[in-house]
RNA sequence: AGAGGGUCGGGCGGCCGCGUCGCAUUUCGGUGCGCCGAGGAAAGUCCGGGCUCCACGGAACGACGGUGCCGGGUAACGCCCGGCGGUUCCGCGCAAGCGGGAUCAGGGACAGUGCCACAGAAAGCAGACCGCCACGGUUUCGGCCGGGCAAGGGCGAAAGGGUGGGGCAAGAGCCCACCGCGGGCCCGGCAACGGGAACGGCACGGCAAACCCCACCGGGAGCAAGACCGAAUAGGGGCGGCAUAUGGGCCUUGUUCCGGCCCGUCGCCCGGGUUGGUUGCUGGAGGCUGUCGGCAACGGCAGCCCGAGAGGAAUGGCCGCACAUCGCGUUCGCGCGAGGACAGAACCCGGCUUAUAGACCCUCU
RNA sequence: CAGGGUGUAGCUCAAGAGAGUCAGAGCGCCCGGCUUGGGACCGGGAGGUUGCAGGUUCGAAUCCUGUCACCCUGACCA
Numbered sequence: 001a002g003a004g005g006g007u008c009g010g011g012c013g014g015c016c017g018c019g020u021c022g023c024a025u026u027u028c029g030g031u032g033c034g035c036c037g038a039g040g041a042a043a044g045u046c047c048g049g050g051c052u053c054c055a056c057g058g059a060a061c062g063a064c065g066g067u068g069c070c071g072g073g074u075a076a077c078g079c080c081c082g083g084c085g086g087u088u089c090c091g092c093g094c095a096a097g098c099g100g101g102a103u104c105a106g107g108g109a110c111a112g113u114g115c116c117a118c119a120g121a122a123a124g125c126a127g128a129c130c131g132c133c134a135c136g137g138u139u140u141c142g143g144c145c146g147g148g149c150a151a152g153g154g155c156g157a158a159a160g161g162g163u164g165g166g167g168c169a170a171g172a173g174c175c176c177a178c179c180g181c182g183g184g185c186c187c188g189g190c191a192a193c194g195g196g197a198a199c200g201g202c203a204c205g206g207c208a209a210a211c212c213c214c215a216c217c218g219g220g221a222g223c224a225a226g227a228c229c230g231a232a233u234a235g236g237g238g239c240g241g242c243a244u245a246u247g248g249g250c251c252u253u254g255u256u257c258c259g260g261c262c263c264g265u266c267g268c269c270c271g272g273g274u275u276g277g278u279u280g281c282u283g284g285a286g287g288c289u290g291u292c293g294g295c296a297a298c299g300g301c302a303g304c305c306c307g308a309g310a311g312g313a314a315u316g317g318c319c320g321c322a323c324a325u326c327g328c329g330u331u332c333g334c335g336c337g338a339g340g341a342c343a344g345a346a347c348c349c350g351g352c353u354u355a356u357a358g359a360c361c362c363u364c365u
Numbered sequence: 366c367a368g369g370g371u372g373u374a375g376c377u378c379a380a381g382a383g384a385g386u387c388a389g390a391g392c393g394c395c396c397g398g399c400u401u402g403g404g405a406c407c408g409g410g411a412g413g414u415u416g417c418a419g420g421u422u423c424g425a426a427u428c429c430u431g432u433c434a435c436c437c438u439g440a441c442c443a
C1' cells in the first nucleotide's frame, strides 16, 4: 500500500433555545421548576414474523406466486454458521500435489417443447469451402471427374473428447498410454460428495435470470389495522347481494280475512357533516456481564439494567478547552486559518440492500 | 406512514409478452426546391448512454437484482 472482517462514529464544561410528561402558579393568553429527548443505518420498503381485523368444516389435487448443493441455527426467512463442489488468484514443490485467500441466483438439459442471430460448406444424432490421398476413368499431360478422409487452414460464442505415440495411400479411438467422460460395483461420510479397481472407444454441445419438470413453502389486508366516546348533518337518494320468520306502518273507513308496498342488514356510488378526545403505544423472540455446551451460527443458567412515544410531529445554536482531519507558512519546535461523514424516530421486532468524512482493532498478501 | 404505477429523440407514443442484423412513427428542427415573399407542398438530413449501475447470456430496450426520479390512491361520522 491492497483485500476481507469487526467496533466506534465526535468528547468535556458553560449559556440560550425547542418538545412530551409531572408539579406549582395564573389575569386562562401563559409563566416557573424538574425528569427525559434519534440511528447504525431511524432510509429503500426488498424478505421474514409479532399484533389487529376480515374470510375459512377437514383432507387431497389443481391454478398462481416464491425458494432451490448438503447439514445445522432460528419464532420465521430468500437471513446466519459449518461443510461440499465449481471458477479464479497467490505461496511452496522438478512434478504429482499440498496450503491459503476471494467468489458463485450452486436442483434437473436421457420428461417434453423451444431458441442458437450474423458469419460460415455445415449449428444439432451436422457437414466438406480451401486442403490431404492409394485406387478407377479421362487428358490438350497443366489437370479434371468418380471415390476415400477429416489431420491442418478458414468462419463462429460454440464445429461431435484432449495430449503424446503407433498405424495408414491419406487419415480417423482405427489401436495403445495418461487425463477427461459414462453407467454400475466396493469403501468412507447423516448428507452434499470424496476415494478405489475393473469395464465401456466416446455415445450424451449450450441456454431453465426461455416455457417447463421435481422438491418444499405460502389465506387476504394492513396501526390511515382495530376498539370506545363525543360533536355536526338532508340521519337523504340510487344500484346490487342476503334475509324475507315474528311484529309494526300505509293502501283503509269501525272490525275481521285476503292481497300489494315499505320498515332489516351488508357492500359500492352520489349528496351532506367533522377535521375532536381516549386506547392500540411501547418491557421486548430486549440489552450487558459472567459461566456452561457447541468448530461456529446459537442455545441453557445466574446476576444487573431499561431513559422518545407525539399533533405532520421537538431533539438546535453560540462560546471556551483539548482531539481527529484538511490547507498555507515553517527556524521542523510549531504558528495561522478552515471545519466535523451519511443522515433524522411515527405500532414493534429479526434480516438484507443502499448511503457514510474519519478513527481504532484483527486476519491475509 | 402504507399501497400501487410509470421512466425510450425536443414533445406524444411504438417495439418489450416469447432476447437476434442499424430501436421506429407522427409533430417539431435543419438544408435544398417551388413562390415576388411567407405558409402549404415536394426531396434530403440531423437528433437516442432505452433514467442509472451491476449480473445472466454468444448477444439485453426486452430477463434478473440494486438504485434514482416522477405520478396516483387513502381519515372519520350519517
Stems, first nucleotide, its partner, number of pairs: 001365008011321006018037002021034005039342001043353002046351005051222004064218005069083005084106001085104008107213002112211002114207003129153002131149003135146004161179006180202001181200002185196004226279004236270007247263005272442003286305008323340001325338005366439007375392004385423001394410005416432005
Molecule: RNase P RNA; transfer RNA
Organism: uncultured Sphingomonas sp.